[in-house]
Model confidence (mean pLDDT): 76 of 100. Predicted 3D model of a 140-nucleotide RNA (c-di-AMP riboswitch aptamer (ydaO/yuaA leader)) from Geobacter sulfurreducens PCA. NCBI's taxonomy places the organism under Bacteria, Thermodesulfobacteriota, Geobacterales, Geobacter, Geobacter sulfurreducens. The model forms 96% of the base pairs in the Rfam consensus. The sequence is in RNAcentral, with records from Rfam and Ribocentre.
RNA sequence: ACAUUCAUGCAGCCGAGAUCCGUUCGCGAGAACGGGUGCGGGGGACCCACUUCGGGGGCGUAUUCCGGCAAUGGCGCCGGAUAGAGGACUUUCAGCCUCGAGCCCGUCAGCUAACCUCGUAGGCAUCUGGAAGGGCACGA
Numbered sequence: 001a002c003a004u005u006c007a008u009g010c011a012g013c014c015g016a017g018a019u020c021c022g023u024u025c026g027c028g029a030g031a032a033c034g035g036g037u038g039c040g041g042g043g044g045a046c047c048c049a050c051u052u053c054g055g056g057g058g059c060g061u062a063u064u065c066c067g068g069c070a071a072u073g074g075c076g077c078c079g080g081a082u083a084g085a086g087g088a089c090u091u092u093c094a095g096c097c098u099c100g101a102g103c104c105c106g107u108c109a110g111c112u113a114a115c116c117u118c119g120u121a122g123g124c125a126u127c128u129g130g131a132a133g134g135g136c137a138c139g140a
Stems, first nucleotide, its partner, number of pairs: 005140002008137003012124003018037008038120006048110001055108001056105004064081006084099004089133007
């Protein structure tokens, strides 16, 4: 110095929504704008697929069904269940809990090379037990 074993302790998270540089502002923490890289979407040929419905499509976990308002259908609202999503290093099993929203296009969009274009927000403090595995620090 490296490897292995053992003991102890530690870690912010959801989401694509990060990171770096420059300029300006600010006492500062930082903020605004511009750019690079990364990440995540949308549009868009051939081939292929599809074509009938009246509306359809997109972002997103956020879809579908039932009941009520109300005799029926649609829209809407309320309630219940549900596809699905989340629960703090990762995976998995059991239980439990929470969410199951919102927005956009405007009659139009299958896939899709080239090409075009957009976003990079917001929010939260997150349970119990079992199994397996990893990272960092320190010690033997």